This is a predicted structure of a 148-nucleotide RNA (FMN riboswitch aptamer (RFN element)) from Sediminibacillus halophilus. The sequence is in RNAcentral, with records from Ribocentre. Rfam family: FMN riboswitch aptamer (RFN element). From the family's description: The RFN element is a highly conserved domain that is found frequently in the 5'-untranslated regions of prokaryotic mRNAs that encode for flavin mononucleotide (FMN) biosynthesis and transport proteins. Model confidence (mean pLDDT): 78 of 100.

RNA sequence: UUCUAUCUUCGGGGCAGGGUGAAAUUCCCGACCGACGGUGAAGAGCUUGCUUAUGCUCUAAGUCCGUGACCUGUUCGGCAUACGCCGGAUGGCUGACCUGGUGCAAUUCCAGGACCGACAGUUACAGUCUGGAUGGGAGAAGAUACGG
Numbered sequence: 001u002u003c004u005a006u007c008u009u010c011g012g013g014g015c016a017g018g019g020u021g022a023a024a025u026u027c028c029c030g031a032c033c034g035a036c037g038g039u040g041a042a043g044a045g046c047u048u049g050c051u052u053a054u055g056c057u058c059u060a061a062g063u064c065c066g067u068g069a070c071c072u073g074u075u076c077g078g079c080a081u082a083c084g085c086c087g088g089a090u091g092g093c094u095g096a097c098c099u100g101g102u103g104c105a106a107u108u109c110c111a112g113g114a115c116c117g118a119c120a121g122u123u124a125c126a127g128u129c130u131g132g133a134u135g136g137g138a139g140a141a142g143a144u145a146c147g148g
Base pairs, nucleotide, nucleotide: 001148002147004145005144006143007142008141009140010139017029018028019027031128032127033117034116035067036066037065038064042059043058044057045056046055062115063114071092072091073090074089075088076087077086078085079084097113098112099111100110101109119131120130121129
């Protein structure tokens, strides 16, 4: 220092205020939130005799490229016994951005205006409440072993 294996830890935020109503954090006005990896011209730091640049490190997109949660097909195994449950592998499904500016280059920067958000529940329709979930998880950090 990389790969492989095993293990450990970590790994999601949000309706203030008001209106209607018998009833709404679910409707209306308005408010608020943005998982993980990549890209990235902005920002910060580091390196030298000194300065600058290059370089390196860190941070930087809800709408770009991908991933994950929900739901679901196939297959294998276990439990079970005719209906399913659990686990592994591998598929499917899965939301939303434009305009102007700068510039060699921006759906990423700056300005402005938009838009999006699983399932089940509920005295009334939910991105924000309650629940599955003290779950799962993309992945992040670290340890050990083998090899280079």